[in-house]
Context: one part of a larger RNA
């Protein structure tokens, strides 16, 4: 030095455990802000550093209800108080709420710094202290905006890596990403649809149809729609002709009359409807807004709730034996180990001053009738056209329909549009105004419940004082780290020693598990033996 063995050390795998997590589901909320938000500085305890709470009325004030003995928060101690006159804690209203932040008197290097204006306190007076109130934008004024926010909508802009086995057209993709806006859903929505000679009858979503029919350097790829089936259901309201009122302005001496503008009444349709004219006009009905709020259902605190004892083993019984009870309750968790009857619950019944939702009745309001036909009315820089462009699955193509930068630029019901280039006939719908629940998207967040979901290198980045410690000029990256025991019963006292660290007794405990604490592998380093070079 090396091999074996043994007994240590180190070291934290292993295994049990989980306070944290992921994921779904089924309810809820779907917003918060100038009445000052989200997020933060900085204070605030008798000792108070951090976390949580709170805000100069500062570990808490007030009402109102719950609750029923302890409390002064995690967090122990000492002080040193509070409470059955009902504390502490729960749960609903309210009140204070420092500073900064949209930040909003004026500045500014956020948390600071200087004003004005009325009012106050103190001071002889001035300095200095408290309050209130003074940005901007929209509006005549009430008002009303503005910042924050996870996805989820709608809208305006919009790439590239990549595919095409190079690449340009294509693709990826109207995605990413920037931007404005909104809602609890947004968009869409009552045919100028479709459809095929027979019919449908606003929109959305889903499953078919279907990877079909097309489209395409006919490459790569890109992809309907009618219709069938289902979820869900609901339709309406303006402009306009006509009447009418008020104002202005022309004729006019006035009435009036015309013309404009504003308000009401009327009307709202394609088997065309309406003004207009005739007859009727009050009844059955409708109704998603709006008034109105009886009642009604939930939520935010709670309450009640059934039944077991002995013996043995053990540190400890819930375990084992014995012998009983309950069950609309044998979900679970805890308790010294494995509990329906010991606790917390668990079936199952009840509960609100006050506050908040969802629904919602009577009433109030609104709509709601037939015929006739000459005239009049039925959305103009609009339809359509050229040009350039975009969107439709559909890359200009035989290319219809939709948008509209540019130029033209119409018909008025004897009209006007569609039916995939046009053209007739034919079907079929009225464009150029608007609104509209539900089925459909999505989860920052609150509740319940669930898991052939993880079990500390997993599961979130984070089970723990993590978005922390640390890096980084700065956008930013971003950890490690979980377990003593049933209870602290956390080792009084002795001895060594530096008044150490560590240990050795001694005591606790079932065990030192002894806090570098459960379990304690390997790799690593030792002693001891033994063989052996």
């Nucleotide at each position: 030095g090396g091999c074996a063995c043994a007994c240590g050390g180190u070291g934290g795998a292993u295994g049990c455990c989980u306070u944290g997590g992921c994921a779904c589901a089924g309810a809820g909320a779907g917003g918060c802000g100038a009445a000052g938000a989200a997020g933060g500085a900085c204070g605030c305890a008798g000792c108070a550093a951090c976390c949580g709470g709170c805000g100069a009325a500062a570990c808490g004030c007030c009402g109102c209800g719950g609750g029923g003995a302890g409390c002064a928060g995690g967090a122990a101690g000492c002080a040193u108080g509070c409470u059955u006159u009902g504390a502490u804690c729960c749960g609903c209203g309210g009140a204070u709420g420092u500073c900064c932040g949209a930040a909003u008197g004026g500045g500014g290097a956020a948390a600071c710094c200087c004003a004005a204006u009325g009012g106050g306190a103190g001071u002889c007076a001035u300095g200095u202290c408290c309050c209130a109130u003074u940005a901007c934008c929209c509006g005549c004024a009430a008002g009303g905006g503005a910042g924050c926010u996870a996805a989820c909508c709608c809208a305006g802009g919009g790439a590239a890596g990549u595919g095409a086995a190079a690449c340009a057209u294509c693709u990826c993709a109207g995605u990413a990403c920037c931007u404005g806006g909104a809602g609890g859903a947004a968009g869409a929505g009552a045919a100028a649809u479709c459809a095929a000679a027979c019919g449908a009858g606003a929109u959305u979503c889903c499953c078919g149809g279907a990877g079909u029919a097309g489209u395409g350097g006919c490459g790569a790829g890109c992809g309907a729609a009618a219709c069938g089936g289902g979820a869900a259901u609901a339709g309406c309201c303006c402009a306009a002709a006509c009447c009418g009122a008020g104002c202005a302005c022309a004729u006019g001496c006035a009435a009036a009359u015309g013309c404009g503008c504003u308000c009401g009444g009327g009307g709202u349709u394609g088997u065309a409807g309406g003004a207009c004219c005739c007859c009727a006009u009050a009844a059955c009905g409708g109704g998603a807004u709006c008034c109105g709020g009886a009642g009604a259902u939930g939520g935010u605190a709670g309450c009640a709730g059934a039944a077991c004892g002995g013996c043995c083993u053990g540190g400890g019984a819930a375990g084992g034996c014995c012998g009983g009870c309950c069950a609309c309750a044998g979900a679970a968790g805890g308790u010294g180990a494995g509990a329906g009857c010991c606790c917390u619950g668990u079936a199952u019944g009840c509960g609100a001053a006050a506050c908040c939702a969802u629904u919602g009745a009577a009433g109030g309001c609104c709509c709601a009738g037939g015929g006739g036909u000459a005239u009049c009315c039925u959305g103009a820089g609009u339809a359509g056209c050229g040009c350039g462009g975009g969107a439709c699955a559909c890359g200009a193509g035989a290319a219809a329909u939709c948008c509209u930068g540019u130029g033209u630029g119409a018909a008025a019901c004897c009209g006007g549009g569609g039916g995939g280039a046009c053209c007739a006939c034919c079907c079929u719908c009225c464009a150029a105004g608007g609104c509209u629940a539900a089925a459909u998207a999505c989860u920052c967040c609150u509740c319940u419940g669930u898991g052939a979901c993880c079990g500390a290198u997993a599961g979130u980045g984070a089970a723990c004082c993590a978005g922390u410690a640390c890096c980084g000029u700065g956008a930013g990256g971003g950890a490690a780290a979980g377990g003593u025991g049933a209870a602290a019963a956390g080792a009084a006292c002795c001895c060594u020693u530096c008044a150490g660290a560590a240990g050795g007794g001694a005591g606790u405990g079932a065990a030192a598990a002894g806090a570098a604490c459960c379990u304690g592998a390997a790799a690593c380093c030792g002693u001891g033996u033994g063989c052996u070079u």